[in-house]
Context: one part of a larger RNA
């Protein structure tokens, strides 16, 4: 830059962040059950045994074996909690300036606002209550000169 102003909302292009979303992966966890490696623990009627103890016969001890308990890992079911993605899909911001209209601001050309219903491309538009943060015209009442 002052009405040749100002300003609204759809739609369209472009980027950001974000909600829904059938669900997919993945990490942490609960719980229920299966399973049970080595290892230590306790058990043992079997099998072997130098060193103690006997003269021996055998006996202590020891080791294997087995059985039992914990038990990591794993499995199965069924939650929890987290994050990641996931066609579609909702709005939101931001942007030079493009498309439609022109809702707001003056009485903004149908005063304008709130609530609430119903409609409409948008902004809104109509109904039916409320408010004045309405111009204007006329009248009261009141202060003041």
């Nucleotide at each position: 830059c002052a009405c040749c102003g100002c300003c609204c909302g759809u739609c369209a292009c472009a980027c950001c962040a974000u909600g829904g979303g059938a669900g997919u992966u993945g990490g942490c966890u609960g719980u229920a059950c299966c399973a049970g490696a080595a290892g230590c623990c306790g058990g043992u009627a079997g099998c072997c045994u130098a060193a103690c103890c006997g003269c021996a016969a055998g006996g202590g001890g020891g080791g294997c074996g087995c059985c039992g308990a914990c038990c990591a890992c794993g499995g199965u079911a069924u939650g929890g909690u987290c994050a990641a993605u996931g066609a579609c899909u909702g709005g939101g911001g931001u942007g030079a300036a493009g498309u439609c209209g022109u809702a707001a601001c003056a009485a903004g050309g149908u005063a304008g606002c709130c609530g609430u219903a119903g409609g409409g491309g948008a902004a809104c538009c109509u109904g039916c209550g409320g408010c004045u943060g309405g111009a204007u015209c006329a009248c009261c009442u009141c202060c003041u000169u």